[in-house]
Molecule: transfer RNA
Organism: Eubacterium sp.
RNA sequence: GCCGUCAUAGCUCAGUAGGUAGAGCGCAGCAUUGGUAGUGCUGAGGUCUCCGGUUCGAUCCCGGUUGACGGCU
Numbered sequence: 001g002c003c004g005u006c007a008u009a010g011c012u013c014a015g016u017a018g019g020u021a022g023a024g025c026g027c028a029g030c031a032u033u034g035g036u037a038g039u040g041c042u043g044a045g046g047u048c049u050c051c052g053g054u055u056c057g058a059u060c061c062c063g064g065u066u067g068a069c070g071g072c073u
Base pairs, nucleotide, nucleotide: 001072002071003070004069005068006067007066010025011024012023013022019056027043028042029041030040031039032038050064051063052062053061
């Protein structure tokens, strides 16, 4: 330098032939306990790397960018 894969909640990861995003763990509150732990219920938490394009509408499609990993030279 070229090619490929990946980037989504604090962490690990789903997701959709385009229609306003979920799980587990963690966190907070409440209940239970003499008090913890555990368990149950409730809740908070995300500009879906970033910038453009297409579209009535983009996490998803297209181009580029940044980063991680792998391959080739």